RNAcentral holds the sequence, with entries from ENA.
Transfer RNA from a Candidatus Absconditabacteria bacterium, 72 nucleotides, folded computationally.
It matches the Rfam family "tRNA". Rfam classes the family as a transfer RNA.
Model confidence (mean pLDDT): 83 of 100.

RNA sequence: UGCGGGGUGGAGAAGUGGUAUCUCGCGAGGCUCAUAACCUCGAGGUCGUAGGUUCAAUCCCUACCCCCGCAA
Numbered sequence: 001u002g003c004g005g006g007g008u009g010g011a012g013a014a015g016u017g018g019u020a021u022c023u024c025g026c027g028a029g030g031c032u033c034a035u036a037a038c039c040u041c042g043a044g045g046u047c048g049u050a051g052g053u054u055c056a057a058u059c060c061c062u063a064c065c066c067c068c069g070c071a072a
Base pairs, nucleotide, nucleotide: 001071002070003069004068005067006066007065010024011023012022013021018055026042027041028040029039030038048064049063050062051061052060
């Protein structure tokens, strides 16, 4: 320098145009003599950044930043 993959709550992941789910974790309650386990509820994400397309963008397009890999 070029090419490919990736960036989504605290952690790990899903989500191929219609206002983002799941597991774990966290908080509260239930159950229990009690703890764990189990059950219920809740908080927590301007989807890496900035533009563009569209009635509407995590999703499509462009540039840039960061991580991993390949090539030179």